[in-house]
Context: one part of a larger RNA
RNA sequence: GGGUGAACGCUGGCGGCGUGCCUAACACAUGCAAGUCGAGCGACGAACUCGGAGGAUUUUAUUUCGGUAGAAUCCACCGGGGGAAAGCGGCGAACGGGUGAGUAACACUUAAGUAAUCUCCCCCAAGGACUGGGAUAAUUCGUUGAAAGGCGGACUAAUACCAGAUAAUCUUUUCCAGUGGUAUCAUUGGGAAAGCAAAGGUCUGUUUUCGGACAGGCCACCGUGGGAUGAGCUUGAGUCCUAUCAGCUUGUUGGUGAGGUAAUGGCUUACCAAGGCUAAGACGGGUAGCUGGUCUGAGAGGACGACCAGCCACAUGGGGAUUGAGAGACGGCCCCGACUCCUACGGGAGGCAGCAGUGGGGAAUUUUGGACAAUGCCCGAAAGGGUGAUCCAGCGACGCCGCGUGGGUGAUGACAGACUUUAAGUUUGUAAAACCCUAUCGAGUGGGAAGAAUUUCGUUUUUGCGAAAUGACGGUACUACUAAAUGAAGCCCCGGCUAAUUCCGUGCCAGCAGCCGCGGUAAUACGGAAGGGGCAAGCGUUACCC
Numbered sequence: 001g002g003g004u005g006a007a008c009g010c011u012g013g014c015g016g017c018g019u020g021c022c023u024a025a026c027a028c029a030u031g032c033a034a035g036u037c038g039a040g041c042g043a044c045g046a047a048c049u050c051g052g053a054g055g056a057u058u059u060u061a062u063u064u065c066g067g068u069a070g071a072a073u074c075c076a077c078c079g080g081g082g083g084a085a086a087g088c089g090g091c092g093a094a095c096g097g098g099u100g101a102g103u104a105a106c107a108c109u110u111a112a113g114u115a116a117u118c119u120c121c122c123c124c125a126a127g128g129a130c131u132g133g134g135a136u137a138a139u140u141c142g143u144u145g146a147a148a149g150g151c152g153g154a155c156u157a158a159u160a161c162c163a164g165a166u167a168a169u170c171u172u173u174u175c176c177a178g179u180g181g182u183a184u185c186a187u188u189g190g191g192a193a194a195g196c197a198a199a200g201g202u203c204u205g206u207u208u209u210c211g212g213a214c215a216g217g218c219c220a221c222c223g224u225g226g227g228a229u230g231a232g233c234u235u236g237a238g239u240c241c242u243a244u245c246a247g248c249u250u251g252u253u254g255g256u257g258a259g260g261u262a263a264u265g266g267c268u269u270a271c272c273a274a275g276g277c278u279a280a281g282a283c284g285g286g287u288a289g290c291u292g293g294u295c296u297g298a299g300a301g302g303a304c305g306a307c308c309a310g311c312c313a314c315a316u317g318g319g320g321a322u323u324g325a326g327a328g329a330c331g332g333c334c335c336c337g338a339c340u341c342c343u344a345c346g347g348g349a350g351g352c353a354g355c356a357g358u359g360g361g362g363a364a365u366u367u368u369g370g371a372c373a374a375u376g377c378c379c380g381a382a383a384g385g386g387u388g389a390u391c392c393a394g395c396g397a398c399g400c401c402g403c404g405u406g407g408g409u410g411a412u413g414a415c416a417g418a419c420u421u422u423a424a425g426u427u428u429g430u431a432a433a434a435c436c437c438u439a440u441c442g443a444g445u446g447g448g449a450a451g452a453a454u455u456u457c458g459u460u461u462u463u464g465c466g467a468a469a470u471g472a473c474g475g476u477a478c479u480a481c482u483a484a485a486u487g488a489a490g491c492c493c494c495g496g497c498u499a500a501u502u503c504c505g506u507g508c509c510a511g512c513a514g515c516c517g518c519g520g521u522a523a524u525a526c527g528g529a530a531g532g533g534g535c536a537a538g539c540g541u542u543a544c545c546c
Stems, first nucleotide, its partner, number of pairs: 001546004006542005013403006019396002021361001026359003030356003035091003040088002048081005054075009098314003109238002112235002117231002122227004127222002130164004139154006170195011200219008240286003247277003252274008289311004293304004316337005339350004367393001369392003375389001376387004406437004417428002420425001441487001443482005451473001454469006490535005495516003501530005511518002
């Protein structure tokens, strides 16, 4: 000199863009953060509503006084629409979001490869989709428990579940031929045997015995091949300090058989061999997520890894499996701890390192805000629903950038004040006053966006055309007008380094100080004042890095 996720002191007008728990991976009240599909399914079908027939009461008209007709209210019944809250089923919940504890690596990461693998959804291709069956939740009844919840009986559906059939370019076994190889074998082509699958829904049309059937469209389903995407595995190389850590290792190093996995492999196991690593630092200890990058530097380097992006690891501490294409699963399950809460003391419930927010710790870090309008993601045929991802707003000079706090004229160098003085004067100082001008920002009054693409309807049907609806931000940005210099300057320094000096006070005291050093009676170094210098909505100090 430059830099910072900074903090502290004094000060503080506006805007834009960024950024904001570096400490306790400490504990958490409350709300929200993952749902969706009725075009898979059944039951009850709530509110509301339409229609039908009926009963009761009141009332009006009429009456032959028995009734008849109309209206209102209430009650239950039948049929239709409607769909709340639940349930079965499907997909999602493994993404998105957070944090950096652990990890120095056989599990990370970076760049480059390898072969022994899997891949929901999506794309391409050729095929299939037949026949049956038994349950169960919901519901209801009973029972138990303080609760959380549980048990038993009865009933029912499916794209839920099961059985059978069909079966190849799939899987396994095997045969033949070719090629390579000394050979086990590998590979290509062909054959045989055995094994494995499925689900319907909706729209339109025709038909109907009103149950349905048939045809077509769309969506969904089953196995297979290929692709895409994602993931697993693996090789050698790079990756901090420490020798006041010198030897380490027994599943250890290799082999064979077996098991296991989607897959290779001591991954596991039985047996066999006795290996393997190490001063080019094994083993141990300490520290640490890694990278793209960031800061600095002429560079080489050095330091760092906040925000953004990629990868990894973790989800109260530890362990385990389940489901699934994918997890050993942050807002799933089980077990063992610690902690908190409820309890009828028998037993239960919980996990903010998601977004806000609270306590605590700390020098220190924000709102219990708005919206799904946009971008994306999940579900759905779609309409649409959800989304603290995201987009916005709020708070903080925390940072960077931009703008303003006025401009011109104005000497009598004020008859003011302050400071100084050799008492003449000098400085503050064109500074002020005064006159003229301007109006950014702020204030007030009016106008007022882009961000909107889509979606629905109509028409044409092929792109298209027409109409309507959709904006959190926000009456925001922007813009026009109005008035008035009015509302807007501080902080540090002045002995040398280092730009800028005098007076008073103090008297080795009080104090200053980054280094040298100042202060003991004339202090340009302490404190105040006047003046001056520097930077400026900031200026200084502290901490850390180059």
Predicted 3D model of a 546-nucleotide part of an RNA (small-subunit ribosomal RNA, 5' domain) from a bacterium. The prediction has a mean pLDDT of 81. RNAcentral holds the full RNA, with entries from ENA.